[in-house]
């Protein structure tokens, strides 16, 4: 000084004036209201709704098959598919990063096109040779000839050995090196890689490291392909549910059963049950007013203590939005950031109002959006 | 505020055990037939398979994540 990497903090800041929504006072009024004080009024992501939990209904949630989710090990945790830490593989010079990280050596699929072969392997080129068949030569011997026998040589045409070597391909049955052999090849050997079985073997809870003996065992890819194997998971959601007003139009079925809120079945519960009803199901039809669920809760924030560290105990302190078409805004001044103009620097003019975005039953995380700024580390260059 | 699904050419839809190049019909453009035109007939062009990233030898098609756009629930 330049290129990164990881972790954190913050999310303009005061003040005035005008408004909005709750609360709490004390007036007013029969009430509803109205006006006055006092205090309060978004977010780290309020998002997206992607997991997990409270809570509430169904029934108090209980077996099996199905479906569906998760998948390294020990922890944390209400719990989770989160978070810690450490283990492995991988990619990066590093600081670090990322993993759907059980199983393909159960079963069963599948891999286009190319290629000789796409999986109990195969023979296209290429290499090898003469056991068999063929062919070409040639010697013998039989025969006048044709010719037929035995026999040498040679031919790689055909039967036939090879996975070293070439070409195909995203992958082509371990490497290097001797030996061996008609070329060869773990065929055999040595040393390396790896795999499986075994060790009363050494650390560690453990995943998993070391180390050790045995086996030529060298069984390729792909489970985010069916599958398997361990764990989990009843279902719907604050438009869920309770109260109350208003509103309107029936219509089908069943008659001893029906229901029991997204599969089926047990098993259990509720409702009716000798009966036509103020039954029950099912599809239609109407209402869209007003309480209540509503905001204290796994809660924030400090200080000790244990832990390596999420995260947990103890103490003390605080109270921190609740709208329903939906409140939390507008203006002004001062002074922070930031961009431009200008200046030698400063003061100084000017403009952005200042990234992303707006609770809606409530927490505990993930994702995605997005701005400043700090620490701590890595790596290059250069000077001392 | 919940709950669901849907996204391939100007348009309306195919596309499945992942495989060369993604197709169909109706528009679109040259040509041909006609005295023009319409039909009709040959011939061509249009694609970010919504968007990224990840399994895969490979991805519209599998999983995750964003975006958009539609339906239903008192």
């Nucleotide at each position: 000084c330049g290129a990164g990497u990881u972790g954190g903090u913050c999310g303009g800041a005061c003040g005035a004036u005008c408004g909005c929504u709750g609360g709490c006072g004390g007036a007013u009024u029969a009430a509803a209201u109205u006006g006055c004080g006092c205090g309060a009024g978004a977010g780290g992501a309020a998002a997206g709704u992607c997991c997990g939990g409270g809570c509430u209904u169904c029934a108090g949630a209980g077996g099996g098959c199905a479906a569906g989710g998760u998948g390294g090990u020990c922890g944390g945790u209400a719990a989770c598919g989160c978070c810690g830490a450490c283990c492995g593989a991988u990619c990066g010079u590093g600081a670090g990063a990322u993993c759907a990280g059980g199983g393909c050596a159960a079963g069963u699929g599948c891999a286009a096109c190319a290629g000789a072969a796409a999986g109990u392997a195969a023979a296209c080129c290429g290499c090898c040779g003469a056991a068999c068949g063929g062919g070409u030569u040639u010697u013998u011997c039989g025969g006048u000839u044709a010719c037929g026998a035995a026999g040498a040589a040679u031919u790689g045409c055909g039967u036939g050995g090879u996975a070293a070597g070439g070409g195909u391909g995203a992958a082509a049955c371990g490497g290097u090196g001797a030996g061996g052999u008609a070329a060869g090849a773990g065929c055999u050997c040595a040393c390396c890689a790896g795999c499986a079985c075994g060790c009363g073997c050494g650390g560690g809870u453990g995943a998993c490291c070391g180390g050790u003996g045995u086996g030529g065992c060298u069984g390729g890819g792909u489970a985010a392909a069916c599958c398997c194997c361990a764990c989990c998971u009843g279902a719907a959601g604050c438009a869920a549910g309770g109260c109350u007003a208003a509103a309107c139009a029936g219509a089908a079925a069943g008659c001893a059963g029906c229901g029991g809120u997204u599969g089926c079945u047990c098993g259990c519960c509720g409702c009716g049950u000798g009966a036509u009803g103020a039954c029950u199901u099912u599809c239609g039809g109407g209402u869209a007013a007003g309480c209540u669920g509503c905001u204290u809760g796994a809660g924030c924030c400090c200080a000790u203590c244990g832990g390596c560290a999420a995260c947990g105990g103890u103490g003390g302190g605080c109270c921190u939005a609740g709208a329903u078409a939906a409140a939390u805004g507008a203006u002004c001044g001062u002074c922070c950031u930031c961009g431009g103009c200008g200046u030698u620097g400063a003061g100084g003019c000017u403009g952005a109002u200042g990234a992303c975005a707006a609770a809606a039953c409530c927490c505990g995380g993930c994702u995605u959006a997005c701005g400043a700024c700090c620490a701590a580390c890595u790596c290059g260059u250069u000077u001392u | 505020g919940g709950u669901c699904g849907u996204g391939u050419a100007g348009c309306u839809c195919a596309g499945u055990u992942g495989g060369u190049u993604a197709g169909a019909g109706c528009g679109c453009g040259u040509c041909g037939c006609u005295g023009a035109u319409a039909a009709c007939g040959a011939c061509g062009a249009g694609g970010u398979c919504c968007c990224a990233a990840g399994u895969u030898c490979g991805a519209a098609u599998c999983u995750u994540g964003g975006c958009a756009c539609g339906a239903c629930c008192a």

Two RNAs folded together computationally: RNase P RNA and transfer RNA, 458 nucleotides in total. Rfam match: Bacterial RNase P class A. Its family is annotated with ribonuclease P activity, dimeric ribonuclease P complex and tRNA processing in the Gene Ontology. The prediction has a mean pLDDT of 76.